[in-house]
Order: sequence, then structure tokens, then C1' cells
RNA sequence: UGCUCAUCCAGAGGGGUGGAGGGAACGGCCCUGUGAAGCCCCGGCAACCAUCGCGAUGAUCCACGCUCGGCCCGCGUUCAGCGGCCAGUGAGGCCAUCUCGGGACUGGUGCCAACUCCGGCCCGCUGCCCGUGGCAGAGGGAGAGAUGAGGA
Repeated sequence: UGCUCAUCCAGAGGGGUGGAGGGAACGGCCCUGUGAAGCCCCGGCAACCAUCGCGAUGAUCCACGCUCGGCCCGCGUUCAGCGGCCAGUGAGGCCAUCUCGGGACUGGUGCCAACUCCGGCCCGCUGCCCGUGGCAGAGGGAGAGAUGAGGA
């Protein structure tokens, strides 16, 4: 730098330094000398990755029970029966793997005004203006962007 997937209506700020910008771009609307960005220190939020078997009335798996169940043809001269495999089912076991949930000591990031601050492009809906349309409101989707994980 570009690709794939997930998430984006929750949450969480003080100090120092600095000295005019910041909220990605554009249009709005905001924040800002009661001090912007940047940098440093401390604190916090969260649970994406790592991590913890911690819970599951989840799956795989394990052993067991049951079935006028199926198959094999091993045991049995035949029957009855025993055995093996499979299927279904029941109540258990276990976190080795997955899924859902939980925890947050530690590590990798991230984040700590406003829904990603709102909008644009497409599609419904509602209301108003008296209209081939415009305005307002509330939704869904797309696009763009941000963050993480993976891989190039």
C1' cells in the first nucleotide's frame, strides 16, 4: 500500500509542555486563549488477539443402558441366547477441539466531546407547501472512513 472477515446507538480524563488550531476530505454543525493539534507522565474504558476450563439444562469425543431396530456370521449342531459393528435414543463423563456465555492479573493493539457528530448516492414511509417538484421528520441499504484479526 492494497485484499478478506468482524465490529462501529455502550464505555472511559487528569496533570505538564505547547501556543492556534481541531472534529479524515467536502458541505453543515460544533469544540477551542475558561487554551486547539502535537509531545510527555499518570489514570481509566473495553474485551479484537494472546490468556484463564470458570459455566453450558451445546456439538464433536469417551464409556454405559435401552430398541419385537439393521447388518456381520465370530461362539453355539439347530432354536433360544451370547458377541461385534452401525443407527436411533436416554441419562452421565470430559474440556482435547469447536460454539455460546463469563473473568480481566498479565501481554499485543485500540480507545477515553457530540451515534463513525450529521449529511451527500439508492429505496420505502409520514407530514406540509398546492406540487412533473420542493421542504421537514423518521427508517433501511450502499459508499467512504475507523479499529482489530488474518494473509499478501